RNA sequence: GACCCGGUCGUCCAGCUGGCCUAGGACACCGGCCUUUCACGUCGGUAACACGGGUUCAAAUCCCGUCCGGGUCG
Numbered sequence: 001g002a003c004c005c006g007g008u009c010g011u012c013c014a015g016c017u018g019g020c021c022u023a024g025g026a027c028a029c030c031g032g033c034c035u036u037u038c039a040c041g042u043c044g045g046u047a048a049c050a051c052g053g054g055u056u057c058a059a060a061u062c063c064c065g066u067c068c069g070g071g072u073c074g
Stems, first nucleotide, its partner, number of pairs: 001073007010027004019057001029045005050066005
């Protein structure tokens, strides 16, 4: 340098055939209940689409560019 894959809550992972969604789950965190207390259990809450454009009535999802990570080739 060329090509391929990826970047989503604090962490890991889904969603990527555009609308069902207010972006979901687990763990973590915070609070309530339970308990003599802690733990366990249970209920609830906080929290995210790498960045910039474009297409569209509507974009995490499609298109273009940039950045970052991984792989293959040279």
A computed fold for a 74-nucleotide RNA from a Polyangia bacterium, annotated as transfer RNA. RNAcentral holds the sequence, with entries from ENA and MGnify. The same sequence occurs in records of 2 taxa. The prediction has a mean pLDDT of 80.